[in-house]
Molecule: SAM riboswitch aptamer (S box leader)
Organism: Deltaproteobacteria bacterium
RNA sequence: AAUUCAUGAAGAGAGGCGUGAGGGAACUGGCCCGGUGACCGCCCAGCAACCUGUACCAUCAAGGUGCUAAUUCCAGCCCUCAGGGGAAACAUGGGGU
Numbered sequence: 001a002a003u004u005c006a007u008g009a010a011g012a013g014a015g016g017c018g019u020g021a022g023g024g025a026a027c028u029g030g031c032c033c034g035g036u037g038a039c040c041g042c043c044c045a046g047c048a049a050c051c052u053g054u055a056c057c058a059u060c061a062a063g064g065u066g067c068u069a070a071u072u073c074c075a076g077c078c079c080u081c082a083g084g085g086g087a088a089a090c091a092u093g094g095g096g097u
Base pairs, nucleotide, nucleotide: 003095004094005093006092007091008090013044015043016042017041018040022033023032024031027076028075029074030073045068046067047066049065050064051063052062072089077086078085079084
């Protein structure tokens, strides 16, 4: 890395420092964010999905990842008159040959 299971319309600073032009997963079409400095890295803060752990009625430190604009920003593929539903892909966590 392939693969498998679960979750993805909730929640949480657009903080400080650095960098300096692009970014919002891939492709396409939109829409949106960005020198009033985005993205990214570090620090702090916060959220709480999974695992470990304590507890084991209830509850819950601490730790390991993760996450902190907009439904995974919206749509595209299939089903439906339409509402809507499903799939694929991606993301996170656990298992795992």